Transfer RNA from an Acidimicrobiia bacterium, 73 nucleotides, folded computationally. Its mean pLDDT, the model's own confidence on a scale to 100, is 81. Taxonomically the source falls in Acidimicrobiia (Bacteria, Bacillati, Actinomycetota). Its Rfam family is "tRNA". Rfam classes the family as a transfer RNA.

RNA sequence: GCCCUCGUAGCUCAGUGGAUAGAGCAAGUCACUUCUAAUGACUAGGUCACAGGUUCGAAUCCUGUCGAGGGCG
Numbered sequence: 001g002c003c004c005u006c007g008u009a010g011c012u013c014a015g016u017g018g019a020u021a022g023a024g025c026a027a028g029u030c031a032c033u034u035c036u037a038a039u040g041a042c043u044a045g046g047u048c049a050c051a052g053g054u055u056c057g058a059a060u061c062c063u064g065u066c067g068a069g070g071g072c073g
Stems, first nucleotide, its partner, number of pairs: 001072007010025004018056001027043005049065005
């Protein structure tokens, strides 16, 4: 230098054009318990890496940039 994959909540990830963007773990509150743990209920937490484009509509498709991993030279 070229090619491929990936970037979504604190962490691990799902979501492959249309709904208020979700799950598990972690965090907080409450219940239960003599206390802790476990369990249950609820709550909060997101500029979907950044910018532009396509589209009536983009986390999703296209282009560029940045970052991570891998391959080739």